[in-house]
RNA sequence: UGGGAGAUAGUUCAGUUUGGUUAGAAUAACUGUCUGAUACACAGUAGGUCCUGAGUUCGAGCCUCAGUCUCCCAA
Numbered sequence: 001u002g003g004g005a006g007a008u009a010g011u012u013c014a015g016u017u018u019g020g021u022u023a024g025a026a027u028a029a030c031u032g033u034c035u036g037a038u039a040c041a042c043a044g045u046a047g048g049u050c051c052u053g054a055g056u057u058c059g060a061g062c063c064u065c066a067g068u069c070u071c072c073c074a075a
Stems, first nucleotide, its partner, number of pairs: 001074007010027004020058001029045005051067005
């Protein structure tokens, strides 16, 4: 410098051919049950600027453009 992949909860990730009814799971955190107490187990709660900005559309996590960052390949 060129090409490709990716960015969604504290962390690891899903989100179904180009879009639609409430954005989810596991884990971590917290609360409760259990226990002499902790852990385990079970139940529940909270936690999201879907990387940033713009555009298309009645409607965008998803489509288009630009930018930032990370990883891979080539030189």
Transfer RNA from an archaeon, 75 nucleotides, folded computationally. It matches the Rfam family "tRNA". Rfam links the family to the GO term triplet codon-amino acid adaptor activity. The sequence was found in a public genome assembly. The coordinates come from a structure-prediction model, not an experiment, and the mean pLDDT is 80.